[in-house]
Predicted 3D model of an 85-nucleotide RNA (c-di-GMP-I riboswitch aptamer) from a Woeseiaceae bacterium. Its Rfam family is "c-di-GMP-I riboswitch aptamer". From the family's description: GEMM was predicted in a large-scale screen for bacterial structured RNA regulatory elements. Its family is annotated with cyclic-di-GMP binding in the Gene Ontology. It was read from a public genome assembly, where an Rfam model found it. The model forms 95% of the base pairs in the Rfam consensus.

RNA sequence: AAUUGAAAAAGGCACAACUGCUGAAAGGCAGUGUCGCAAAGCCACCGGUCUACGGGCAAAUACCUAAGACAGCGGAGUUACCAAU
Numbered sequence: 001a002a003u004u005g006a007a008a009a010a011g012g013c014a015c016a017a018c019u020g021c022u023g024a025a026a027g028g029c030a031g032u033g034u035c036g037c038a039a040a041g042c043c044a045c046c047g048g049u050c051u052a053c054g055g056g057c058a059a060a061u062a063c064c065u066a067a068g069a070c071a072g073c074g075g076a077g078u079u080a081c082c083a084a085u
Stems, first nucleotide, its partner, number of pairs: 002085004012037002017032006035072001041078002045075003048070003054065003
């Protein structure tokens, strides 16, 4: 430096649920929690998914729409611990 993650060590993250705060919502943040994760670190570039305040349409319900979200849906990019080869 590259590849890999069988065993090990040091440690890391934290699903559901509940509580509080926040947001129009999806969701986010904090705490408890511990389903899982070897990038479950970072990043919306590509695909995908969720929401629809506002906007469009409309008699209305509805429907459409991302400028809002999801990195724990997949891929790309990027940084990193330990070990083996």